[in-house]
Context: one part of a larger RNA
């Protein structure tokens, strides 16, 4: 490289956007560039097949034949493709109406809790664990009440719920702001569908600068446990956690399941509509969930949200360690991060 694969055995990129590039609806009409046919040149000689002859056979050698799958040229053909002009409405957009939800960004507010302060009541414990201590407390803790302040998360609602490409996203409102969904079928008139670099986004920890620190709690200190205990468990406690700005690019970034189309037996449950208006049956569009037939899988399972049957692109895989390491490039302040072997050895 082909072939084979990629839930879980190696192996879908963390996720959109989007260049090239590769594929792309129906219908007419024209070229004839790819196709396809016919015809005529060439396609040296040997070789190679095949048939026959010659050296006592073979090797070998000679002689005929096909073949040289291929290119050039010329005459046609017009189903694919492609190119060109038209054209169409089933994709794919646009507009009008309705409606939905923790979509997003900034601002503003709110109560319960917890810490800390100040006053009051009021006396010896209080916290804590299996059991203890360490801690706090007569310089008056705890525990009640009453103010004030601070920071952070937002109980019930809450669900197998909803929304977002994805990371994610929940007290209440205000502005600004995107997307999907459904109803009419009014314009447009293939305008798509993947996308390799590129571009943006990306949790949690971690970096820089500058604020905020309430509880929580890496490091880091006692006190236990034990043979030790550099740990689980208690008492504290610093970076951090939160806030702006700017890196960082990683996660079991998961469905371990890549996007788009198409086609395939039934029950069930639920969010938004429509039909629809007042209720109910019953359909139907989009989404989300549960069971099960076929098919399909090693098998557990998957099954209209396929792991089932097709189709178009794009990514990755190729025994195990050595290794996601060396070096070497590329970005990072750093950490590191992407990309990536190979001797060896089973």
């Nucleotide at each position: 490289u082909u072939g084979g694969g990629u839930u879980u055995a190696a192996a879908g990129g963390g996720u959109g956007c989007g260049u090239a590039g590769g594929c792309g609806g129906g219908c007419c009409u024209g070229u004839a560039a790819g196709u396809c046919a016919g015809u005529g040149g060439u396609g040296a000689a040997a070789u190679c097949c095949c048939g026959a002859g010659g050296c006592u056979c073979a090797a070998c050698c000679u002689c005929g034949g096909a073949a040289c799958u291929g290119c050039c040229a010329u005459u046609g053909a017009a189903a694919c493709u492609a190119c060109a002009a038209g054209u169409c409405u089933a994709g794919a957009g646009u507009a009008c109406a309705g409606a939905u939800g923790a979509g997003g960004u900034a601002g503003g507010c709110g109560g319960a809790a917890u810490g800390u302060a100040a006053c009051a009541u009021g006396u010896a414990g209080c916290g804590g664990u299996g059991a203890a201590a360490u801690g706090c407390u007569u310089a008056g803790a705890u525990a009640u009440g009453u103010u004030a302040c601070a920071g952070a998360a937002c109980a019930c609602c809450g669900a197998u719920u909803g929304c977002g490409a994805a990371g994610g996203c929940a007290g209440c409102u205000u502005a600004c702001u995107a997307g999907a969904c459904u109803g009419u079928a009014a314009c447009u008139g293939a305008c798509g569908c993947u996308a390799a670099g590129g571009c943006a986004c990306g949790a949690a920890a971690g970096c820089g600068u500058g604020g905020g620190g309430a509880g929580c709690g890496a490091a880091c200190a006692g006190g236990a446990u034990u043979a030790g205990a550099u740990a689980c468990c208690c008492u504290g406690g610093u970076a951090g956690u939160c806030c702006a700005c700017g890196c960082c690019g990683u996660a079991a970034a998961c469905g371990a399941u890549c996007a788009u189309c198409a086609c395939u037996c039934g029950c069930u449950g639920u969010u938004g509509g429509c039909g629809a208006u007042a209720c109910a049956c019953u359909g139907u569009c989009a989404g989300c969930g549960g069971c099960c037939a076929a098919g399909c899988g090693a098998a557990a399972g998957c099954a209209u949200u396929a792991a089932g049957u097709g189709a178009u692109g794009c990514a990755c895989c190729u025994g195990g360690g050595a290794a996601g390491u060396a070096c070497g490039g590329u970005c990072g302040c750093a950490a590191g991060a992407u990309u990536g072997a190979a001797a060896c050895u089973c």